[in-house]
RNA sequence: GUCUGAAAAAGGCAAACUUAACGAAAGUUAAGGGCGCAAAGCCAUGGGUCUAAGGUAUAGUACUAUGAUUGCCAGGUUGCCGCA
Numbered sequence: 001g002u003c004u005g006a007a008a009a010a011g012g013c014a015a016a017c018u019u020a021a022c023g024a025a026a027g028u029u030a031a032g033g034g035c036g037c038a039a040a041g042c043c044a045u046g047g048g049u050c051u052a053a054g055g056u057a058u059a060g061u062a063c064u065a066u067g068a069u070u071g072c073c074a075g076g077u078u079g080c081c082g083c084a
Stems, first nucleotide, its partner, number of pairs: 002084001004082002012037002017032006035071001041077003045074003048069003054064004
C1' cells in the first nucleotide's frame, strides 16, 4: 500500500420506547434506554423514501422541496484492531 471481517482485544456509535426543547409537518437536539452496527465516522452529490408551511390548480382535494432522511442504496472522503 492492497484485499478482507473467522476468532479476539482496546475502545466507539445507539433502533424502538420515555421525558424535555425546537419545528407547519416530516423530523432534529439533549438525557435515559439498547435493537443492532466495521464505517451506524463525515458530506444531501445521484437515486429512493417521508413531510407539504409556502406556492399552483381547486368544492372536497391534488401536485410541488427550497424542508428532512447517510440506521434506504450508490458515490466521495477519512479512519481503529485483526487475518492474508

This is a predicted structure of an 84-nucleotide RNA (c-di-GMP-I riboswitch aptamer) from Firmicutes bacterium HGW-Firmicutes-14.
It matches the Rfam family "c-di-GMP-I riboswitch aptamer". Rfam's curators write: GEMM was predicted in a large-scale screen for bacterial structured RNA regulatory elements.
The source organism's lineage runs through Bacteria, Bacillati and Bacillota.